[in-house]
About this RNA:
Model confidence (mean pLDDT): 82 of 100. Predicted 3D model of a 79-nucleotide RNA (c-di-GMP-I-GGC riboswitch aptamer) from an Armatimonadota bacterium. Of the family's consensus pairs, 91% are formed in the model. The sequence was found by an Rfam model in a public genome assembly.
RNA sequence: CCCGAAAAUGGCAAACCCAUCGUAAGGUGGGGGCGCAAAGCCGCGGGACCUUGUUUGUUGGUCGGCCGGGCUGCCGAAG
Numbered sequence: 001c002c003c004g005a006a007a008a009u010g011g012c013a014a015a016c017c018c019a020u021c022g023u024a025a026g027g028u029g030g031g032g033g034c035g036c037a038a039a040g041c042c043g044c045g046g047g048a049c050c051u052u053g054u055u056u057g058u059u060g061g062u063c064g065g066c067c068g069g070g071c072u073g074c075c076g077a078a079g
Base pairs, nucleotide, nucleotide: 002079003076004075011036012035016031017030018029019028020027021026034065040071041070042069044068045067046066047063048062049061050060
């Protein structure tokens, strides 16, 4: 370093509910806790989703707890 058994100190926080912002996807704060060893950061490739008004979805946007990638990181046995 790869790796992730058992445990510890801590951390994050799905669904759902409340408030609030947004046309929307969804964001933020509070409650909550299904889960997570990167469920930390980036938003690079792919993917999913939204786009007010009848349609389309160029453009623009959202997610990143869908899969990869980059950077960083706690603890620790076997190999």